[in-house]
Parts: sequence; C1' cells; structure tokens
RNA sequence: ACCAUAUAGCAGCCGAGGUCCAUUCAAAGAAUGGACGCGGGGGACCCAAUUUUAGGGGCGCAUUCCGAAAGGAUAGGGAACUUCCAGUCCCGAGCCCGUCAGCUAACCUCGUAGGCGUUUGGAAGGGCAAUG
Repeated sequence: ACCAUAUAGCAGCCGAGGUCCAUUCAAAGAAUGGACGCGGGGGACCCAAUUUUAGGGGCGCAUUCCGAAAGGAUAGGGAACUUCCAGUCCCGAGCCCGUCAGCUAACCUCGUAGGCGUUUGGAAGGGCAAUG
C1' cells in the first nucleotide's frame, strides 16, 4: 500500500438554480464577462386539432370540489446517504406573456434564483475519516 472483519462516529433540506476561468474593487467577499453542466420557452415536414372575449397561453407539486365568507376536503408534492415497509408531520402557493404560440428536426432565445433547517421505528445496501 491492498484485502477482509469488528467498533463507534460523520454526512444538511426544498428547488433547474451548480462548477471552472478571467478581469475589477485593498482583502473577506462582491460585481462583470465567458465556458461547461442543469432547467425553461419559441420554432418545419408528418401527425393532431378544427371552436378562436366566456380570450388564449407559460413556469410550478400547487389541481379540483363544497361554502356567502371564514374555512373544510382533495389530485399531486416534500421530510436530511439511498431503497423498501410502517408511522407521523408539512405544502397543496404564487408569478409571468399580452390577443399570440398544438407536436416539432435544424435553428433561435431565456434562467442559473430564493427560502429554510432534519434528527420516528425496522430491514437491506453504500460513502468518508479513525481505531483494533
């Protein structure tokens, strides 16, 4: 160094929203630009559709029903390494385009934010570092 085994420990979450390079600012760090990665929109033939003010459409899990309202349910979505089972808890919003867009290769174009905190139990399987 490698392999096997035992012990106890550690790992942040939602979301596409991350990484690298360069420059500037005195630094931490921030800003700008670029690239890669990830995500969205527009956009042919063919196919589909012919219902366009009751406008229509897009992002998103966030849809639908009841109710005068408050609110109550619900499709759907999330819960800390991963999967399965059980249990519990939570969300079930909001925003945008602007009369206009089905799908859609080439192509064009946009974003790369924001907000927060978990330790339920059982089984199986991994990662990191340490000790025997």

This is a predicted structure of a 132-nucleotide RNA (c-di-AMP riboswitch aptamer (ydaO/yuaA leader)) from a Nitrospirota bacterium. Its mean pLDDT, the model's own confidence on a scale to 100, is 84. The organism belongs to Nitrospirota, within Bacteria. Its Rfam family is "c-di-AMP riboswitch aptamer (ydaO/yuaA leader)". Gene Ontology terms of the family: regulation of gene expression and cyclic-di-AMP binding. It was read from a public genome assembly, where an Rfam model found it.